[in-house]
Molecule: RNase P RNA; transfer RNA
Organism: uncultured Pseudomonadota bacterium
RNA sequence: GGAGUCGGCCAGGCAAUCGCUGCGCGAUUCAUCGCGCGGAGGAAAGUCCGGGCUCCUUCGGACAGGGCGCCAGGUAACGCCUGGGGGGCGCGAGCCCACGGAAAGUGCCACAGAAAACAGACCGCCCGGUUCCUCGUUCGCGAGGCGCCGGGUAAGGGUGAAAAGGUGCGGUAAGAGCGCACCGCGCGACCGGUAACGGCUCGCGGCACGGUAAACCCCGCCCGGAGCAAGACCAAAUAGGGGAGCAAGCGGAUUCGUCCGCGCCGCCGGUCCCGAGCGGGCUCCCGGGUAGGUUGCUCGAAGUGGCCGGUGACGGCCAUUCCAGAUGAAUGAUUGCCCUCGACAGAACCCGGCUUACGGCCGGCUCCGGUG
RNA sequence: GGGCGAUUAGCUCAGUUGGGAGAGCGCCGCAUUCACAUUGCGGAGGUCACUGGUUCGAGACCGGUAUCGCCCA
Numbered sequence: 001g002g003a004g005u006c007g008g009c010c011a012g013g014c015a016a017u018c019g020c021u022g023c024g025c026g027a028u029u030c031a032u033c034g035c036g037c038g039g040a041g042g043a044a045a046g047u048c049c050g051g052g053c054u055c056c057u058u059c060g061g062a063c064a065g066g067g068c069g070c071c072a073g074g075u076a077a078c079g080c081c082u083g084g085g086g087g088g089c090g091c092g093a094g095c096c097c098a099c100g101g102a103a104a105g106u107g108c109c110a111c112a113g114a115a116a117a118c119a120g121a122c123c124g125c126c127c128g129g130u131u132c133c134u135c136g137u138u139c140g141c142g143a144g145g146c147g148c149c150g151g152g153u154a155a156g157g158g159u160g161a162a163a164a165g166g167u168g169c170g171g172u173a174a175g176a177g178c179g180c181a182c183c184g185c186g187c188g189a190c191c192g193g194u195a196a197c198g199g200c201u202c203g204c205g206g207c208a209c210g211g212u213a214a215a216c217c218c219c220g221c222c223c224g225g226a227g228c229a230a231g232a233c234c235a236a237a238u239a240g241g242g243g244a245g246c247a248a249g250c251g252g253a254u255u256c257g258u259c260c261g262c263g264c265c266g267c268c269g270g271u272c273c274c275g276a277g278c279g280g281g282c283u284c285c286c287g288g289g290u291a292g293g294u295u296g297c298u299c300g301a302a303g304u305g306g307c308c309g310g311u312g313a314c315g316g317c318c319a320u321u322c323c324a325g326a327u328g329a330a331u332g333a334u335u336g337c338c339c340u341c342g343a344c345a346g347a348a349c350c351c352g353g354c355u356u357a358c359g360g361c362c363g364g365c366u367c368c369g370g371u372g
Numbered sequence: 373g374g375g376c377g378a379u380u381a382g383c384u385c386a387g388u389u390g391g392g393a394g395a396g397c398g399c400c401g402c403a404u405u406c407a408c409a410u411u412g413c414g415g416a417g418g419u420c421a422c423u424g425g426u427u428c429g430a431g432a433c434c435g436g437u438a439u440c441g442c443c444c445a
Base pairs, nucleotide, nucleotide: 001368002367003366004365005364006363007362008361009360010359012338013337014336015335016334017333018332020039021038022037023036024035025034026033027032041344045355046354048353049352050351051350052349053227054226055225056224059275060274061273062271063270065223066222067221068220069219070084071083072082073081074080085099086097087096088095089094100218101217105216106215107212108211109210122157123156124153125152126151127150128149129148130147132145133144134143135142136141165183166182167181168180169179170178184207185205186204187203188202189201190199191198192197231295232294233293234292241286242285243284244283245282246281249262250261251260252259253258264280265279266278267277302321303320304319305318306317307316308315309314339342373444374443375442376441377440378439379438382397383396384395385394391428399415400414401413402412403411421437422436423435424434425433
């Protein structure tokens, strides 16, 4: 100097003028004015996860449905984060992994290929028999060849994404875990580790048999649903009507108001389910009418600084700060100066994450090249 | 603001246990007709919205992105 990798930080600055908006104080002609303080982000975004909050009757069970999936920890919780294990990529710094189960079961594996899963046999190799042909002959037969039949084999060939452990030696008619050595695999023991897991350790087993679970499924764990347009309050309205369906039952007590028991109906927002509970007239359609305001609304698993514990995520303690709350929806415009000339982008109930968009600065580390 | 759905040829849509990309209308050419329409035959036309992943293999299965549409006072 170049290439790369990881982490942290910032988000043009200052001043003046005119505006917008929330809160507090003051004035007042009750609508404004004055003063003070505050006024977008790291992603406010996508709405992909998790929680708070609110309502629904979150009561339990069963059956559905959905999600997650190595181990340990963190957390309010998580599909997030941290540390570790295993696998993969890279020369390296480092990075990536939906990473439970395929010897519970079912399904699928197109084309090609002989064969795609309780293995099988196209070519080939080998053994036995044999029609025919050729040669030899000691005439008994022997050898060879094109075929056929019966059998053995999985070394070799070729197909495919994938072909039933690999290499070598022995062995055999040819071969083969058929035998042996090494490697791999499985099971058990022992050792280390909280665990996942690991081990040039020991023993047993010739191997106990592909891939796919982001296919059904099995195992373990978790999940009630809806969402601030939730919900609450005030005002108005739900009037008066029409139609359809189901049920309005029985018994007892009574102070005559009702109460109790059985039954029936409805609710139980995934369910023609069960139990508990709640309500007793309910459900649907037509038609008529209303839809304005207040609240929820920002002090919170909050920020900043310090100390302590922990490898770390994070936690504890102390001090300190208050930091947008609009509802047609504010945070802007103009001017001046300076600089490295400014990317992506605008809150709408609130947090913790993830993902996506995007400009610049700084630092650690790795590799390559040059010079001293 | 919140909750859902869709995207395949020019248009409207199919596409199921993942293996061929299709149908109707439209377009082009030929035939038929004096000519046109109809009809018949033939043909062209595709980034399966985009982008990663799983898989031997993705229109389909799983993430992310974009566009369009619907519902809630």